The prediction has a mean pLDDT of 81.
Two RNAs folded together computationally: RNase P RNA and transfer RNA, 430 nucleotides in total.
Rfam match: Bacterial RNase P class A. The family's RNA type in Rfam is ribozyme.
RNA sequence: UGAGCCGGCGGGACGAUCGCGGUCCUUCGGGAUCGAGGAAAGUCCGGACUCCACAGGGCAUGACGCUGGGUAACUCCCAGGCGGAGCGAUCCGACGGACAGUGCAACAGAGAGCAGACCGCCGAUGGGCGGGUCCGCUUCGGCGGCCCGUCACAGGCAAGGGUGAAACGGUGGGGUAAGAGCCCACCAGCGGUGCGGGUGACCGCACCGGCUCGGUAAACCCCGUCAGGAGCAAGACCGAGCAGGGACAGGGCGGCCCGUCCGCGAUGUCCCGGGUAGGUCGCACGAGGCCGCCGGUGACGGCGGUCCCAGAGAGAUGAUCGUCCUCGACAGGAUCCGGCUUACACGCCGACUCACCAC
RNA sequence: GCGGGCGUCGUUCAAAGGCAGGACCUCAGAUUUCCAUUCUGACGAUGCCGGUUCGAUUCCGGUCGCCCGCU
Numbered sequence: 001u002g003a004g005c006c007g008g009c010g011g012g013a014c015g016a017u018c019g020c021g022g023u024c025c026u027u028c029g030g031g032a033u034c035g036a037g038g039a040a041a042g043u044c045c046g047g048a049c050u051c052c053a054c055a056g057g058g059c060a061u062g063a064c065g066c067u068g069g070g071u072a073a074c075u076c077c078c079a080g081g082c083g084g085a086g087c088g089a090u091c092c093g094a095c096g097g098a099c100a101g102u103g104c105a106a107c108a109g110a111g112a113g114c115a116g117a118c119c120g121c122c123g124a125u126g127g128g129c130g131g132g133u134c135c136g137c138u139u140c141g142g143c144g145g146c147c148c149g150u151c152a153c154a155g156g157c158a159a160g161g162g163u164g165a166a167a168c169g170g171u172g173g174g175g176u177a178a179g180a181g182c183c184c185a186c187c188a189g190c191g192g193u194g195c196g197g198g199u200g201a202c203c204g205c206a207c208c209g210g211c212u213c214g215g216u217a218a219a220c221c222c223c224g225u226c227a228g229g230a231g232c233a234a235g236a237c238c239g240a241g242c243a244g245g246g247a248c249a250g251g252g253c254g255g256c257c258c259g260u261c262c263g264c265g266a267u268g269u270c271c272c273g274g275g276u277a278g279g280u281c282g283c284a285c286g287a288g289g290c291c292g293c294c295g296g297u298g299a300c301g302g303c304g305g306u307c308c309c310a311g312a313g314a315g316a317u318g319a320u321c322g323u324c325c326u327c328g329a330c331a332g333g334a335u336c337c338g339g340c341u342u343a344c345a346c347g348c349c350g351a352c353u354c355a356c357c358a359c
Numbered sequence: 360g361c362g363g364g365c366g367u368c369g370u371u372c373a374a375a376g377g378c379a380g381g382a383c384c385u386c387a388g389a390u391u392u393c394c395a396u397u398c399u400g401a402c403g404a405u406g407c408c409g410g411u412u413c414g415a416u417u418c419c420g421g422u423c424g425c426c427c428g429c430u
Base pairs, nucleotide, nucleotide: 001355002354003353004352006350007349008348009347010346012324013323014322015321016320017319018318020035021034022033023032024031025030037330041341042340044339045338046337047336048335049231050230051229052228061227062226063225064224065223066080067079068078069077070076081095082093083092084091085090096222097221101220102219103216104215118161119160120157121156122155125154126153127151128150129149130148131147132146134145135144136143137142169187170186171185172184173183174182188212190209191208192207193206194205195204196203197202235281236280237279238278244272245271246270247269248268249267252264253263254262255261256259288307289306290305291304292303293302294301295300325328360429361428362427363426364425365424366423369383370382371381372380377413385401386400387399388398389397406422407421408420409419410418
């Protein structure tokens, strides 16, 4: 200088005028003060809170799945292990089990799940045919044995070719009719034992074993862990009006055995519960922010100081002007908090890696 | 606020994880004097980005869009 890889921060600034929402003050004119985000978003997880249900346990269903730690909790975060990608910084991993069982693997190919033989190799052994100067028997026609050749018929093989995403270890040697872990050496892989390191996942070393069967669980499933249901329109309190119930008074009406009787009842007063409209709370002091110190590799925790920082209920943040700059992205609360994911113009800071050049 | 479902040729529907198919439409040819009908053929698609798998329309995650239910 170029290329790259991580982490963090900011997200127009200042002023004036007008306007909007909450709270407080007010002499009712107004004044003071506060007023969106890193994602307020998606609603994908985890909690707080509230109500309902609940003896204990199981089944079903769903989520998660290496180890240790952090946390209120998590599928999140930190540190590490293992596997993969990259020269590297670094990044990615739904990372338990395929010796519990059931499935799946199109096409191609001989054979695809206790596999298989198309081309090919062999044909030792058995068989067919031909030959022999060999041997034995003979009824003299031959027959049997042995040897040689040939066929590739029975059969043997899985090394080579070829198919496929995947074909039941690799290389070399021995061996054989040809071959093959058939045997041996080394290597790879699997399993076991022992020793050492680590809290652990796991790692290293030595020895032994049979020479060796895979893939898929984001297919069903098995094992382990966790999960009762609903959600602030949850829920709590107050509560008109109308309808309803009760007590008392009661103009009046009906009944009959005509009374100090029984029943109905407009209206008035008082009371009652459930609870609608509506109002209030929930609802803004919180697993809170900032600063410092301490512990920890880190996530995070502890202590001290300091600050109060939206709270609506048709739902508030805007407009105009001026100055300046690098000319301004994605986007706005609605119970709250911790994460994840997604969107984001541009600018700034820090750590690290590689290549080239110069000293 | 809480849930569920669906995205496939221009349209409407299929597709046990194994060559994405049918009908209508469009275009071309045949038939006809011409048109229509009919027959034959062609063109044409898995919303997007990743992952699992030998292989994905299908399984999983994210995202975008549409529809529906409860309160």